[in-house]
Context: one part of a larger RNA
C1' cells in the first nucleotide's frame, strides 16, 4: 500500500413486483464449516536471500540455514460469522377502533364555452394585422334573441394543498377496487432488507382495426414579411388530438440526488390523525422556508443530507468517431435494447 466515484464535472437503473444470490434482531444450549492455536507431513533441485567455502579478485562454483502454501492430516479452543435446537418481543406482518385523499376501473350525470344548423331582429360589412391581404358577407354576414345537434375540456373552490411506485390523477352521482397514517397492544414469531436474470406498469408522438371529430392542429394551400422566408405573423386545413381493443416502450421519465435501517441543534408555514392541562401545547405521519455542528470544488446540502454508518443493486473511468456500426434479441413499421473498432485531438 492493499482504487476513487455517480445533485451541477463522466457515473441511479423510467418505477414497481420479484427468481437466484447478498445481508440481516434478542437470549440459551449444542455443533464446529469458517476462524485461532499447537503438533505431524509435505512444498524437489535449481534460482533468489543469509552466513561460510574455493578459482590472486569478480563474474562463477560450491555447503549450511531461513523464507516460501486460500496444502492435508491430528489434537484443542468455542469469543464472533455459519448449521441444529428451544424461547423471545423492540424489527415484520395480522387483528380491532377511527381518519384523510384529483388514488385506479366502470356506468351514468351538469352547468359554461367554442362550433355548426334553424327560426327572428337587422344592414354593410366582417375578420385578421406592427400595418396589410387571402378569408367571409346583399343568395343577408359580423352583432343579437330564442331553439336544435354535436364533441371536447372541467373556470371558480384551488393551495411550494392532497393523493400514486413512477408515468401520473381535477364536474357530480352511484358501484367495484388498491395503497397510506393515527390509536389500541388482541394475535403470529424475524415471516426482514436489497434485488442479477425475469415479469408487470409506463408521458407525449407514433403504428394497427373500428368508430368518432366541435375545438385545436404537424403536413398541405394560400396571403404577408423579406434579399430570399420551403420560418416567425395572418386565413383555411388533412393526419392528430377523443372512444374500443391490441402493439409500441421512449422523454430534460429530473430532485438531473437508488431502496432500506440506525444515529446526530434549533426556529418557522402548512396538511391530515392522536392527547391534553385547550396552551405560541405535547406526540406521530406527510409537504414547504430557514438553519447548527458536519459534508462539498464551490454552489450549495443539512432529520425529506449531498451529515455520521452499515446491507443490497445498478452505473462512470479523457473529447469526437458514437444514445454510431457490425452480430444478437425484440417490433408490423418507425424503430428500441445490447454495443465496438479504425481514425482523430
Nucleotide at each position: 500500500c492493499u482504487g476513487g466515484g455517480c445533485g451541477u464535472a463522466a457515473a441511479g437503473g423510467g418505477c414497481g413486483c420479484g427468481u437466484a444470490g447478498g445481508u440481516g434482531g434478542u437470549a440459551u444450549u449444542u455443533u464446529a464449516a469458517g476462524u485461532u492455536g499447537a503438533c505431524u507431513g509435505u512444498g524437489a533441485a535449481a534460482g533468489g536471500u543469509c552466513c561460510g567455502g574455493g578459482c590472486u579478485u569478480a563474474a562463477c562454483c560450491u555447503g549450511g540455514g531461513a523464507u516460501g502454501g486460500u496444502c492435508a492430516g491430528u489434537c484443542a479452543a468455542a469469543a464472533c460469522u455459519g448449521g441444529g435446537a428451544u424461547a423471545c418481543u423492540a424489527g415484520a406482518g395480522u387483528g380491532c377502533a377511527g381518519a384523510a385523499g384529483a388514488g385506479g376501473g366502470g356506468a351514468g350525470u351538469g352547468g359554461a364555452a367554442u362550433u355548426u344548423c334553424c327560426g327572428g331582429u337587422g344592414u354593410a360589412g366582417c375578420g385578421g394585422u406592427g400595418a396589410a391581404a387571402u378569408g367571409c358577407g346583399u343568395a343577408g354576414a359580423u352583432a343579437u334573441c330564442g331553439g336544435a345537434a354535436g364533441g371536447a375540456a372541467c373556470a371558480u373552490c384551488g393551495g411550494u394543498g392532497g393523493c400514486g411506485a413512477a408515468g401520473g390523477c381535477g364536474u357530480c352521482u352511484c358501484c367495484c377496487u388498491g395503497g397510506u397514517c393515527u390509536g389500541c397492544a388482541a394475535c403470529u414469531g424475524a415471516c426482514a432488507c436489497u434485488g442479477a436474470g425475469g415479469u408487470g406498469c409506463g408521458a407525449a408522438a407514433g403504428c394497427g382495426u373500428g368508430g368518432g371529430u366541435a375545438g385545436c392542429g404537424a403536413a398541405c394551400a394560400g396571403g404577408a414579411u423579406u434579399a430570399g422566408a420551403u420560418a416567425c405573423c395572418c386565413u383555411g386545413g388533412u393526419a392528430g388530438u377523443c372512444c374500443a381493443c391490441g402493439c409500441a416502450g421512449u422523454a430534460a421519465a429530473c430532485g438531473c440526488u437508488g431502496a432500506g435501517u440506525a444515529c446526530u441543534a434549533g426556529c418557522u408555514g402548512u396538511u391530515u390523525g392522536g392527547c391534553u392541562u385547550u396552551a405560541a401545547g405535547c406526540u406521530g405521519a406527510g409537504u414547504g422556508g430557514c438553519g447548527c455542528a458536519g459534508c462539498u470544488a464551490a454552489c450549495g446540502c443539512g432529520a425529506u443530507a449531498a451529515g455520521u454508518a452499515c446491507u443490497c443493486c445498478g452505473c462512470c473511468u479523457g473529447g469526437g468517431g458514437a444514445c454510431u456500426a457490425c452480430g444478437g434479441c425484440c417490433g408490423c413499421a418507425a424503430g428500441g435494447c445490447u454495443a465496438a473498432a479504425a481514425c482523430u485531438c